Glycine riboswitch aptamer from a Chloroflexota bacterium, 109 nucleotides, folded computationally.
NCBI's taxonomy places the organism under Bacteria, Bacillati, Chloroflexota.
It was read from a public genome assembly, where an Rfam model found it.
The coordinates come from a structure-prediction model, not an experiment, and the mean pLDDT is 76.

């Protein structure tokens, strides 16, 4: 220079669902907070798991010797998927991912 990585930092772009009610407080039109009632979203976190692998047992009784395949149990096993705990449902603020630069490891010349 050119790539890879991906736990850093900065800007930018980033969906859904009810500006619903009742109660209190504070503020005292509006708003915020807290608790509640119905009703809803999935993209902060967070749960679950497929296929595949690996172990272990049982089938296993006789004399040695090898394989495969199935069966039961466990363990690892992904996501934007599921589940809605937790968050969210005006605007804000958050926001998985997604771009750009900078740093940081790495490779190659």
């Nucleotide at each position: 220079a050119c790539g890879g990585a991906g736990c850093g930092c900065a800007g930018g772009g980033a969906a859904g669902a009810g500006a619903u009610u009742c109660c209190g407080c504070g503020a005292a039109u509006u708003c915020g907070c807290g608790g509640g009632a119905c009703g809803c979203c999935g993209a902060a976190g967070g749960u679950g798991c497929a296929a595949a692998u690996c172990u272990g047992g049982a089938g296993a009784a006789c004399c040695g010797g090898c394989g495969a395949a199935g069966c039961c149990a466990g363990a690892u096993g992904a996501a934007u998927c599921u589940c809605u705990c937790a968050g969210g449902c005006a605007a804000a603020a958050g926001g998985a991912c997604c771009c750009u630069g900078c740093a940081u490891c790495u490779g190659u010349a």